[in-house]
Context: one part of a larger RNA
Molecule: large-subunit ribosomal RNA, half B
Organism: Helicotheca tamesis
RNA sequence: UUAUGUUGAAGGAACUCGGCAAAAUGAUUCCGUAACUUUUGGAUAAGGAAUAACUUUUUUGGGGAAAUCGAAAAAAGUUGUCACAAAAUCGAGGACAGCGACUGUUUAAUAAAAACACAGGUCUCUGCAAAUUUGUAAAAAGAAGUAUAGAGACUGACGCCUGCCCAGUGCUGUAAAAUUAACGGUAAAAGUUUUGGCUUGAACCAGAACUCUCAGUAAACGGCGGCUGUAACUCUGACGGUCCUAAGGUAGCGAAAUUCCUUGGCAUUUAAUUGGUGUCCUGCAUGAAUGGCGUAACGACUGUCCUACUGUCUCCAACAUAAUCUUAGUGAAAUUGAAAUCUCCGUGAAGAUGCGGAGUACCUACGGCUAGACGGAAAGACCCCGUGCACCUUUACUAUAGUUAUGUAUUGUAACAAAUAUUUUUAUGUAUAGUAUAUGUGGGAAAUUUUUAUUAAUUCUUUGCGCAAGUAAAUAAAAAAAAUAUAAAUGAAAUACCACUCUUAAAAUUUUUUGUUACUAAUUAAACAGACAUUGCAUAAUGGGUAGUUUGACUGGGGCGGUCGCCUCCUAAAUAGUAACGGAGGCGUACAAUGGUAAGUUCAAAUUGAAAAACAAUUGUAGAGCAUAAUAGUAUAUUACUUGCUUGACUGUAAGAUUGACAAAUCAAGCAGGGACGAAAGUCGGUUAUAGUGAUCCGGUGAUUCUGUGUGGAAAAGGUCACCGCUCAACGGAUAAAAGGUACGCCGGGGAUAACAGGCUAAUCAUCCCUUAGAGACCCUAUCGACGGGAUGGCUUGGCACCUCGAUGUUGGAUUAUCGCAUCCUGGAAUUGAAAAAGAUUCCAAGGGUUUGGCUGUUCGCCAAAAAAAGCGGUACAUGAUCUGAGUUUAGAACGUCGUGAGACAGUUUGGUCCCUAUCUACCGUAGGCAAAAGAAAAUUGAAAGAAGUAGACCCUAGUACGAGAGGACCGGGAAAAGUAAAUCACUGGUGGAUCGGUUGUUAUACCAAUAGCAUAGCCGAAUAGCUACAUUUAUAAUAGAUAAUUGCUGAAAGCAUCUAAGCAAGAAACUAGUCUUGAGAUAAAUUUUCUUAAAGAUGUAAAAGAUAAUUACUUUGAUAGGCUUUAUGUGUAAGAAUUGUAAAAUUUUUAGCUAAAAAGUACUAAUGUCUUUUUUUAAAUGAUU
Repeated sequence: UUAUGUUGAAGGAACUCGGCAAAAUGAUUCCGUAACUUUUGGAUAAGGAAUAACUUUUUUGGGGAAAUCGAAAAAAGUUGUCACAAAAUCGAGGACAGCGACUGUUUAAUAAAAACACAGGUCUCUGCAAAUUUGUAAAAAGAAGUAUAGAGACUGACGCCUGCCCAGUGCUGUAAAAUUAACGGUAAAAGUUUUGGCUUGAACCAGAACUCUCAGUAAACGGCGGCUGUAACUCUGACGGUCCUAAGGUAGCGAAAUUCCUUGGCAUUUAAUUGGUGUCCUGCAUGAAUGGCGUAACGACUGUCCUACUGUCUCCAACAUAAUCUUAGUGAAAUUGAAAUCUCCGUGAAGAUGCGGAGUACCUACGGCUAGACGGAAAGACCCCGUGCACCUUUACUAUAGUUAUGUAUUGUAACAAAUAUUUUUAUGUAUAGUAUAUGUGGGAAAUUUUUAUUAAUUCUUUGCGCAAGUAAAUAAAAAAAAUAUAAAUGAAAUACCACUCUUAAAAUUUUUUGUUACUAAUUAAACAGACAUUGCAUAAUGGGUAGUUUGACUGGGGCGGUCGCCUCCUAAAUAGUAACGGAGGCGUACAAUGGUAAGUUCAAAUUGAAAAACAAUUGUAGAGCAUAAUAGUAUAUUACUUGCUUGACUGUAAGAUUGACAAAUCAAGCAGGGACGAAAGUCGGUUAUAGUGAUCCGGUGAUUCUGUGUGGAAAAGGUCACCGCUCAACGGAUAAAAGGUACGCCGGGGAUAACAGGCUAAUCAUCCCUUAGAGACCCUAUCGACGGGAUGGCUUGGCACCUCGAUGUUGGAUUAUCGCAUCCUGGAAUUGAAAAAGAUUCCAAGGGUUUGGCUGUUCGCCAAAAAAAGCGGUACAUGAUCUGAGUUUAGAACGUCGUGAGACAGUUUGGUCCCUAUCUACCGUAGGCAAAAGAAAAUUGAAAGAAGUAGACCCUAGUACGAGAGGACCGGGAAAAGUAAAUCACUGGUGGAUCGGUUGUUAUACCAAUAGCAUAGCCGAAUAGCUACAUUUAUAAUAGAUAAUUGCUGAAAGCAUCUAAGCAAGAAACUAGUCUUGAGAUAAAUUUUCUUAAAGAUGUAAAAGAUAAUUACUUUGAUAGGCUUUAUGUGUAAGAAUUGUAAAAUUUUUAGCUAAAAAGUACUAAUGUCUUUUUUUAAAUGAUU
């Protein structure tokens, strides 16, 4: 010093984030118990009283044959004590809130909770070969269950309730149209051909779910508004207007686990409250089964208060035990470049044991301490980076299990209905004109019917179609021998006749499709079912259920924001080139003339003339124009403007240059062809120049004496030339195709890069100075001082990114400090708008001092009370190898808000592992060695260092000076209490582990009595020595010297003035002495006295000493320790005996007995004895070197 225990004066939570920890309560009996309540509870509520042993009496009831045994209750007494549940075991309680109903469960090893679960409520699915789930399947769970059942989801007892919205997203349903895959039908066309065909096959037809459409559904996912006017004080707005919406938040609650501003306002609680409670409503951002609001009971939950209680604290003390320490034995670990390992100032990769300078320092150990060794431990978990990883999410991308749908195979037979198609038959067809209801084309000039019976025509009736005129058919009867075309009219001519065909309709046949129904033989678990299921294949849809991946870079850290290609200027430093998240702007085109050529012309602006924009003149080097940004260029115009004619805005090429890392890009004479303009020379391969853009792959179009799968031919396909398709704009373009979360995280790296601290800087900040407008009645400067200007500091917020990411632990508090002064108090001065008193401002001054509480994690701040004052800063925002851990900043959980979601929030809330035995330096102590000296003993000096340093109510001077009064001093003297420090234990107290006594339970000494052990020393009452504070004493001083600001004397320079220049003074808690302590290793090693042949040490007994050494006392010529005797002190009257009493017990012997550490005496025991070293002489040596 630590741990575990014990005790504690006075106070009693003042401690602290917080009563953490400890203390306290505790049993039984009796009395007595509130609000509230789900009527059960709350409740052991709370609160109070009693309790031993023994004696006597009474009552009750039990066992036993009885003798008698053992028990309960009551009453009255006796006795001792501080105390009788005597020890041990063994609830503190109450009041108000939040959350969760409850008992329960959970992160084995940092979270026990408000999280999970729960009974209850609701919704959805599921009819049994159930839904759902597992499995490739067989099969299984569900279930040996059957809708009062099973599964999934949300909510979470109970009570009162659960509002509006179906626009979005889901889910469910509906069915007309649309859309659509494979399969299927038909088939243009192409290729080929041995003309049988084969292959490909556009378009069209047909073709399911999904999608779309329309509804429903919120105890599905979810959502639930602005602006503005208005009442006779004001305020407010019942009322109105307007916009938007799917609907605009109802009841309830509300600064809340939700409220930023905020410590909201008010009340209450307190001396004081960022806390608690109640209330208000201005709800940043409450709100109704993502449940809202209440709620008795319950909770190792969270907050607040009160009583009791206490060492939590004021403020610590003592004791016990175990460590620490010494000795003997045994004997790890992390760590370690090597070490011969000082301080300060500076320097330096920016914080030095190691570098520079100065200072300090004899050598070596031991016990302590923890400030440093950017100490140890763990290739930082924060941050950034990686074309890293993992997991999670989703309306990222791409797949995919599963599910749904269609086709086909498994797959067979019928009937009916409908539809489609083919064939046959029959009917059908009205523009106008025209006899008349002309399908179209072609043929065609006569054709058809019949001989008395039928048929046609006509008439009667019925039916179909219909444009209402007719037409067709059927039926019946009657009557009769004829009816129609060719001609006229019509765009087209006759149903006179024939052939083919179209529209529409009917019938029949055949085929196909769809639907319904039936069958049985596939299938199926008999049955039931049944060509449907099922299963395979193909196709479509759905599909974070599952998987693989992606999710850019620059960047004064990263994110958010901005940017990313091209052109022009400046920066750019007179060739070119040249960066920044430097300063300014443009482009992603336009034009058939705004191109080519030839000829001609001269602009803008100003002035003048005239009424005048247009006309004219003068001046006019470009101040205009040149499609467009800017720059360069341009007038005797190859560049502007006008006019004429035109298409060179050509084809094939190209020496040579410019410029680029490359790929690209740019300029270009000349040649050939065929042209335009010009008389010609000539010019012309777009535009005054510089932007107007995109590689490769892939695909398409056109051209092509190119290739063309045994060979020949053709085709497909490819090549070559030309052109087309990319905001591939992240613009040298990773893919045809890509977003997010991680606080559950992981890996590799980075001080190449952030957060802390240091460093540099000083915008900001702080302090000071200059100037003086102004305020101050007057007056700049008693006091205050704008606008400006200049310094200093390195505290704030920043900037930079220099050390540290193979780790420099972060706020606040505790503890311990140390320095600066820009001074809060105390001291000394000056000025004052200083009468005194009290102040204001300024100067000097760092010696000392500089509070306790309430709230909050707070620093800060506000408040309460006292005070001389309650200073500001630095020290890694001093100090976590000293402590704490409330906050911040892991993992759990909740609220509000944001997000589809995973999740997120310098928003809130609750909970949540702080390791290290000290090697070196530093520091506090203690020793050994050596030196100083020949060896010793004793006494001094004092270089140097340290400690200390506070303030003063009150009284006297004096109610004086001053002042109208009220008030009220300086200077000087005395001095209580306080704070702080040191010493001490006589007093007052604490402790006092066996000093005395009391006592419970139990065991033992056979029993009684008396003792002993154990139960925290069992508990309890006292208490010696020692140690201690709350106790006591003392100190914190006088004085001197030299000074600071300041005040002076004399006094010139400067005939004055002047505190100064020479000279002489005064002047402060600061400085130097003085006081106390250490101190000659003061290596500069000092001085004095005495002794010297004996001295010292070990061993031994010890304590007023002490970790061990050491120191001190003693060692037989001895009281050093133990023992013994006596005394003191403490306790409180021992045992035994006697006497008294029925007994518990009392009295006497007896102020006894016992008594640790104290005092005195006494050699009984142990210090007996023995051993070691040195004993005059020179020399050597223990080094701030690496």